A computed fold for a 68-nucleotide RNA, annotated as Pistol ribozyme. Rfam family: Pistol ribozyme. On this family, see Weinberg et al., Nat Chem Biol 2015: "New classes of self-cleaving ribozymes revealed by comparative genomics analysis".

[in-house]
Formats: sequence, C1' cells, structure tokens
RNA sequence: ACACGUUGCAACGUGUAUAAAUAGCCCUUUAGGUUGCAAGCGUCCAUCCCUUCGGGGAUGGGGUAGGG
Repeated sequence: ACACGUUGCAACGUGUAUAAAUAGCCCUUUAGGUUGCAAGCGUCCAUCCCUUCGGGGAUGGGGUAGGG
C1' cells in the first nucleotide's frame, strides 16, 4: 500500500496475491455475522405464492443481550 472479516466511514484483527481464519479484549447469552454510527446483505419471525417436496420467491416486522 492493497485484500479479507455482509455494505459505507472509522476502529480492531489477519494475510501478501490469496480470501480465508482457531484472529478480531475476556466471560455468559443469542439464529444474529469483531466494535461504533448509518444501512438491512446474511439470518430470525409472520403472512402469502411456486415446487421436481430438496427447496425457491414476494410482502411486512425484528436488527442479539448482559456483565467485567
């Protein structure tokens, strides 16, 4: 310097051409992805539609929580 940890900015962390991870302070908890703000991608819930019954889609709602 760049890439990655859902997206933008910042932080935290990892890697060096790859896009992952046992990392991202510790413990407990949650389906909820490292943190803050914003988003609402994944994910969860409700209703509906399609289906080769494996699953896929639409709309609406939620957007882990607590302690040190």